[in-house]
RNA sequence: GCGAGUUUGGUGUAACGGUAACACGACAGUCUCCAAAACUGUAAGUUGGGGUUCAAUUCCCCGAACUCGCG
Numbered sequence: 001g002c003g004a005g006u007u008u009g010g011u012g013u014a015a016c017g018g019u020a021a022c023a024c025g026a027c028a029g030u031c032u033c034c035a036a037a038a039c040u041g042u043a044a045g046u047u048g049g050g051g052u053u054c055a056a057u058u059c060c061c062c063g064a065a066c067u068c069g070c071g
Stems, first nucleotide, its partner, number of pairs: 001070007010024004018054001026042005047063005
């Protein structure tokens, strides 16, 4: 330099173009003499920009980071 893949809460993963879900973690509450466990609840996310569309995590284009292959 060329090609391919990945990017979603703090972490690991889901999501036919139609309310972004689950687990762990965090926080609060219940319970307890206190705590742990358990139960209930809360907050927190689509790598950036543009395009298509009534509607984009999803489709298209240009970037960024990382990984792999080729040279």